[in-house]
RNA sequence: CCAAUCCACGUGGGAGAGCCCUCGGGACGGCCCGGUCGUCAGACCGGCAGUCGUCAGCCGGGGCGCCGAAGGGGCAACACCCCGGAACCUCUCAGGCGCAAGGACCACGUGGACGAG
Numbered sequence: 001c002c003a004a005u006c007c008a009c010g011u012g013g014g015a016g017a018g019c020c021c022u023c024g025g026g027a028c029g030g031c032c033c034g035g036u037c038g039u040c041a042g043a044c045c046g047g048c049a050g051u052c053g054u055c056a057g058c059c060g061g062g063g064c065g066c067c068g069a070a071g072g073g074g075c076a077a078c079a080c081c082c083c084g085g086a087a088c089c090u091c092u093c094a095g096g097c098g099c100a101a102g103g104a105c106c107a108c109g110u111g112g113a114c115g116a117g
Stems, first nucleotide, its partner, number of pairs: 001117001005113009018064001020063006026055006032047006065097003071093001072091003078084001
């Protein structure tokens, strides 16, 4: 001087699976309720007690179904007295299933550790 490897940070990329059922709350709209005006058709203002509807263009809980790429568990070769032992495989505990977020992993850059040569 510096390869490979590892770590941190930055930038870019980065998959899968429910817009199912149900409960509660919230918002909005119709009916409605109160008021004012009225040419008696209705119009306007306010409200949300009741009722109906809509809402991943709102929030939360539960059920069922599903996903595999944070994390976690399992294992083949091998090793072995015991303890061990990889993955994008596998399980689905955790997590997740609109967008966003997160995201194993990949590329580049910067800094650091180790240190072959």

Annotation
This is a predicted structure of a 117-nucleotide RNA (Glycine riboswitch aptamer) from Lapillicoccus sp. Rfam family: Glycine riboswitch aptamer. Its family is annotated with glycine biosynthetic process in the Gene Ontology. NCBI's taxonomy places the organism under Bacteria, Bacillati, Actinomycetes, Intrasporangiaceae, Lapillicoccus.